[in-house]
Context: one part of a larger RNA
Molecule: large-subunit ribosomal RNA, domain II
Organism: Senegalimassilia anaerobia
RNA sequence: GCCAGCGAGUCACGAUGCGCGGCGAGGUUAAGCUUUUAAGCGAGCCGCAGCGAAAGCGAGUCUUUAAGACGGCGACACGAGUCGCGCGUCGUGGACGCGAAGCCGGGUGAGCUACCCAUGGGCAGGCUGAAGCGGGGGUAAGACCCCGUGGAGGGCCGAACCCACUUCGGUUGAAAACGGAGGGGAUGACCCGUGGGUAGGGGUGAAAGGCCAAUCAAACCCGGAGAUAUCUCGUUCUCCCCGAAAUAGCUUUAGGGCUAGCCCCGGCCGUUUUCCCGCGGCGGUAGAGCACUGGACGGAGGAGGGGGCCUCACCGCCUACCGAUGCCGACCAAACUCCGAAUGCCGCGAGACCAGAGGCCGGGAGUCAGAGCAUGUGGGCUAAGCUGUGUGCUCGAGAGGGAAACAGCCCAGACCGCCCGCUAAGGCCCCCAAGUCAUCGCUGAGUGGCAAAGGAUGUGCGUCCGCCCAGACAACCAGGAUGUUGGCUUAGAAGCAGCCAUGCAUUCAAAGAGUGCGUAACAGCUCACUGGUCGAGUGGACAUGCGCCGACAAUUCACGGGGCUAAGCGAUGCGCCGAAGCGGCGGAAUGUAUAUACAUUGGUAGGGGAGCUUCCCCUGCGCGGCGAAGCCGGAGGGCGACCGACGGUGGAGCGCAGGGGAGUGAGGAUGCUGGC
Numbered sequence: 001g002c003c004a005g006c007g008a009g010u011c012a013c014g015a016u017g018c019g020c021g022g023c024g025a026g027g028u029u030a031a032g033c034u035u036u037u038a039a040g041c042g043a044g045c046c047g048c049a050g051c052g053a054a055a056g057c058g059a060g061u062c063u064u065u066a067a068g069a070c071g072g073c074g075a076c077a078c079g080a081g082u083c084g085c086g087c088g089u090c091g092u093g094g095a096c097g098c099g100a101a102g103c104c105g106g107g108u109g110a111g112c113u114a115c116c117c118a119u120g121g122g123c124a125g126g127c128u129g130a131a132g133c134g135g136g137g138g139u140a141a142g143a144c145c146c147c148g149u150g151g152a153g154g155g156c157c158g159a160a161c162c163c164a165c166u167u168c169g170g171u172u173g174a175a176a177a178c179g180g181a182g183g184g185g186a187u188g189a190c191c192c193g194u195g196g197g198u199a200g201g202g203g204u205g206a207a208a209g210g211c212c213a214a215u216c217a218a219a220c221c222c223g224g225a226g227a228u229a230u231c232u233c234g235u236u237c238u239c240c241c242c243g244a245a246a247u248a249g250c251u252u253u254a255g256g257g258c259u260a261g262c263c264c265c266g267g268c269c270g271u272u273u274u275c276c277c278g279c280g281g282c283g284g285u286a287g288a289g290c291a292c293u294g295g296a297c298g299g300a301g302g303a304g305g306g307g308g309c310c311u312c313a314c315c316g317c318c319u320a321c322c323g324a325u326g327c328c329g330a331c332c333a334a335a336c337u338c339c340g341a342a343u344g345c346c347g348c349g350a351g352a353c354c355a356g357a358g359g360c361c362g363g364g365a366g367u368c369a370g371a372g373c374a375u376g377u378g379g380g381c382u383a384a385g386c387u388g389u390g391u392g393c394u395c396g397a398g399a400g401g402g403a404a405a406c407a408g409c410c411c412a413g414a415c416c417g418c419c420c421g422c423u424a425a426g427g428c429c430c431c432c433a434a435g436u437c438a439u440c441g442c443u444g445a446g447u448g449g450c451a452a453a454g455g456a457u458g459u460g461c462g463u464c465c466g467c468c469c470a471g472a473c474a475a476c477c478a479g480g481a482u483g484u485u486g487g488c489u490u491a492g493a494a495g496c497a498g499c500c501a502u503g504c505a506u507u508c509a510a511a512g513a514g515u516g517c518g519u520a521a522c523a524g525c526u527c528a529c530u531g532g533u534c535g536a537g538u539g540g541a542c543a544u545g546c547g548c549c550g551a552c553a554a555u556u557c558a559c560g561g562g563g564c565u566a567a568g569c570g571a572u573g574c575g576c577c578g579a580a581g582c583g584g585c586g587g588a589a590u591g592u593a594u595a596u597a598c599a600u601u602g603g604u605a606g607g608g609g610a611g612c613u614u615c616c617c618c619u620g621c622g623c624g625g626c627g628a629a630g631c632c633g634g635a636g637g638g639c640g641a642c643c644g645a646c647g648g649u650g651g652a653g654c655g656c657a658g659g660g661g662a663g664u665g666a667g668g669a670u671g672c673u674g675g676c
Base pairs, nucleotide, nucleotide: 001676002675003674004673005672006671011093012092013091014090015089016088017087018086019085020084021083022082023081026046027045028044032041033040050057051056060073061072062071096234097233099231103224104223105222106221107220108219114198115197116196117195118194119193120192121191122190123188125157126156127155128153132149133148134147135146136145137144161185162184163183165182166181167180168179169178200216202212203211204210237611238610239609240608241607242606247260248259249258250257251256261367262366263364264363265362266361267360268359269358271355272357274352275351277349278348279347280346281345282344287339288337289336293333294332295331297329298328299327304322305321306319307318308317309316370395371394372393373392374391375390376389377388378387379386400411401410402409415587416586417585418584420583421582422581426577427576428575429562430561431560435574437573438572439571440570441569442568448564454549455548458546459545460544462542463541464540465539466538467537475533476532477531478530479529481506482505483504486500487499488498512527516525517524588601589600590599591598592597612665614662615661616660617659618658619657620656621655622654623653630649631648632647633646636643637642
């Protein structure tokens, strides 16, 4: 892992609701007694009356009061209970099942290990050479020096022995701590044997929370015990009807709960719901505005101030500085409003609709992590597949078609069957169902088939303004002069360093006191401007369509692919394809006011309904050696759980109906046991 078997809402008592039954203003007994299997008795319980905290009073009572009235809860014209059985739910119990880490009690452990006590054992060989002692030297005597002797040391090297620092291997190992090669200690706080001692909040510990039998921040065994688990996982047959929530408030509360909201079931009410229209009302948002509250730009004017001048002081004068209120122009605001919609909300009237509309009461829930998209907004960066909130939709709990693939986007809500039809979104060259459809434009970039500011004689269309057959634009030929080298400045400054003037004047067809290059300064080239040649358009601005650049990421890869110049983009038209949508035909179920009818039937949590099956019991009816159960096959029946003629096997029990009762349904729980 697979297979088989086992494996989870039970039972008792109490409460409450519903269903069925008995009796009914009553219903019913418990233990027990009597008599005996049939009845009777039997305290009590619930109901028939309430009100008050109570005493208490009573169809009333309580509050208040001297009393009443008012008010509260009751009574009335009437009124239904109670005892069983079944089912739902709740409470108390282990209370659907499995699962802790832990807590407590009583015991068992020091044959492992820690430490201690007692008594024993072990340490090859080598090196060093302390004190002391002897001799010699030395001294006044010493100290001291030398030689020898001696054999000290948690001394040195290194086996046994003990340890475990490094590295390699091993890591389902040869081994639940080892092996190889090295390493440390090795007369010591050394190592070892044997006997004995200390025990669980206790021991022991040269101290690591170490060790106390492969277990230690509190051992192990049994018990309290089915501890508790706001947590995780699992929870077993079928069909039918309805069908949520991920919100609010409170919570030592935030992944839990309680009440409400939303769902289901029952009873009652009977269109009250919802929508359109009309009428009446509410409001301060969008927008706008500046009348208030604030903000903020510019201007005229200017109180006042700064600075300067004058003055002994006062006064006064100047100023290109600052500058209030008020004024003019133009603005900004969620917490500004002189204004002010659309939508919305409330009421009334009328109409439409009959939908699994609405309301009240009772019983049962689940939900309290939501997600994306669109839109109004707050936070953030007018960031996020971000976060909060309002409104709507979808997913959640929704299959089908489209978007290549793709919960939340687009289309559309799947009762079942059909080798029928029509459509939606989206598509119609091939993959791939349907147009290589028609007409008119656009694009030339493979744009289409990622992207911005910005840039550009790309190109289509439109509008406007110039110049132009009295000849424009471009090109070519020619001219482009004079006062004058304007004045100033300057070494020089002559159109062309710089400053000033530049509406200077003259001659002209035209020609600037000069557009650029150039010179040291001149010169020179050129432009503006003019004539000629040529002969028809030419220059600019704006708006708009489609394109271009901008465009750098790691294998070739930014149309799903092939491939496409239409099979791209825009517009118009006709046709077709295309879904579980709609229709057709057949069938089923549910609901309704009983209808020849109509409508409905996606579904998680969850509610409700109807059934199938297993085992046992009772009653009745049956089957069976002419072959029961079980097992294998199986016509056929049932929406399904399932039932099952018949055949084989098997060899002794079994079925059906009506009722009763459950240890009643397995694929899941890292489930349990066994087998493979």